[in-house]
RNA sequence: GCCCCCAUCGUCUAGAGGCCUAGGACAACUCCUUUUCACGGAGUAAACAGGGGUUCGACUCCCCUUGGGGGUU
Numbered sequence: 001g002c003c004c005c006c007a008u009c010g011u012c013u014a015g016a017g018g019c020c021u022a023g024g025a026c027a028a029c030u031c032c033u034u035u036u037c038a039c040g041g042a043g044u045a046a047a048c049a050g051g052g053g054u055u056c057g058a059c060u061c062c063c064c065u066u067g068g069g070g071g072u073u
Base pairs, nucleotide, nucleotide: 001072002071003070004069005068006067007066010026011025012024013023018056028044029043030042031041032040049065050064051063052062053061
């Protein structure tokens, strides 16, 4: 240089055109429980890498960029 794959809460992930006001686990915070801590229970906050396009409608499809991984000379 070329080709392929990936990018979603702090972390790991679900999603596969409309049911999404984006769900779950762990972590964080608050409350309950407990003499206290832990465990347990209830709740809260937290995300679609950026730009453009297609479409009535895009996290989802297409293009470019950025970042990461792999292959190849």
A computed fold for a 73-nucleotide RNA from Partenskyella glossopodia, annotated as transfer RNA. The RNAcentral record of the sequence draws on ENA. Rfam family: tRNA. It is annotated as a transfer RNA. Gene Ontology term of the family: triplet codon-amino acid adaptor activity. The organism belongs to Partenskyella, within Eukaryota. A source record names the gene trnE. The same sequence occurs in records of 2 taxa.